[in-house]
Molecule: Bacterial RNase P class A
Organism: Lachnospiraceae bacterium
RNA sequence: UAAGUAAGAUAAAUAAUCGCGGCUGGCAGGACCGAAAGGGGCCAGGUGAGGAAAGUCCGGGCUUCGCAGGGCAGGAUGCCGGAUAACGUCCGGUGGAGGUGACUCUAAGGAUAGUGCAACAGAAAUGUACCGCCUCUGUAUGGAGGUAAGGGUGGAAGGGCAGUGUAAGAGACUACCGCCCUCCUGGUAACAGGAGGGGCACAUGUAAACCCCAUCCGAAGCAAGACCGAAAAAAAAGCAAUGUGGCUGCCCGUCACGCUUUUAGGUGGGUCGCUUGAACCGUCUGGCAACAGGCGGUCUAGAUAGAUGAUUAUUCACGACAUAACCCGGCUUAUCGUUUUGCUUAUUGC
Numbered sequence: 001u002a003a004g005u006a007a008g009a010u011a012a013a014u015a016a017u018c019g020c021g022g023c024u025g026g027c028a029g030g031a032c033c034g035a036a037a038g039g040g041g042c043c044a045g046g047u048g049a050g051g052a053a054a055g056u057c058c059g060g061g062c063u064u065c066g067c068a069g070g071g072c073a074g075g076a077u078g079c080c081g082g083a084u085a086a087c088g089u090c091c092g093g094u095g096g097a098g099g100u101g102a103c104u105c106u107a108a109g110g111a112u113a114g115u116g117c118a119a120c121a122g123a124a125a126u127g128u129a130c131c132g133c134c135u136c137u138g139u140a141u142g143g144a145g146g147u148a149a150g151g152g153u154g155g156a157a158g159g160g161c162a163g164u165g166u167a168a169g170a171g172a173c174u175a176c177c178g179c180c181c182u183c184c185u186g187g188u189a190a191c192a193g194g195a196g197g198g199g200c201a202c203a204u205g206u207a208a209a210c211c212c213c214a215u216c217c218g219a220a221g222c223a224a225g226a227c228c229g230a231a232a233a234a235a236a237a238g239c240a241a242u243g244u245g246g247c248u249g250c251c252c253g254u255c256a257c258g259c260u261u262u263u264a265g266g267u268g269g270g271u272c273g274c275u276u277g278a279a280c281c282g283u284c285u286g287g288c289a290a291c292a293g294g295c296g297g298u299c300u301a302g303a304u305a306g307a308u309g310a311u312u313a314u315u316c317a318c319g320a321c322a323u324a325a326c327c328c329g330g331c332u333u334a335u336c337g338u339u340u341u342g343c344u345u346a347u348u349g350c
Base pairs, nucleotide, nucleotide: 001346002345003344004343005342006341007340008339009338010337012315013314014313015312016311017310018309020048021047023045024044025043026042027041032039033038050321054332055331057330058329059328060327061326062221063220064219065218074217075216076215077214078213079093080092081091082090083089094108095106096105097104098103109212110211114210115209116206117205118204130151131150132147133146134145135144136143137142159177160176162174163173164172178200179198180197181196182195183194184193185192186191225272226271227270228269234263235262236261237260238259239258243257244256245255246254247253279298280297281296282295283294284293285292286291316319
């Protein structure tokens, strides 16, 4: 210098004005809406979206209901150890796969519990002989038998390979490799290394096919839920029945109807839940790390038809994906660009 790899940062900047949602303080406490609670007015100050606020996929807090204990069904997870409030997340390892490498990917229990499936091709897809090879035969382009070494089909064809052996072959036998079993050593463990044994008929693959094994899971969700309470349905007490009200000021007539208070109730409405939290920032300690702990500092939207916008000036790299609605930890997906650090490979110069 080029190519790459891993982990991050940032998400146009500054100032002014206007507008909108909360908050704090002051003024007014007269007028307006409302039964009330409350809303509303004026002035000033301060504050107001994201790395994903998204998808709503997983886990937890919180809330209401349910719950003696056990089981069935259903769902999720699935190498080992650790972290955590918890997780399907994260960290560190093991085995496997890819890359020259840094590094990346991996749902990775069981296929000797059982069942199912394996299109086309192929003789045969799990128990089979198409070609070939070999033997026999009554000489046949035939028949009987042996054979998985070779050919062919297929994603996959009877452990691999070499030798012995044989009529030809074959774990039939032998060495090495693989597999299985037992033991030893190292490791918390997954596992690794080694020794011995088994000829391997346990016969291929598939469990994000049913299934088996192990572990975990009560249900619904802030429109959860709690409180205050105009109205309607309900109950009690008191009063009236010579009643009350409308047409209608009075009489007649006619029409309609009990009235008041209290309790209960919980609609419209209001308050809370609501943002101080497994929080953030800095620093120290422990740990390889995820993370945990100590100390100091900070307060950082909270609406309920739902606020973030616009204009002006200057500058630049000319601006992507996208807008909170109970909160938090993750995952996944979208994203114009700019930029930092570690490492790898190659080339050149000193």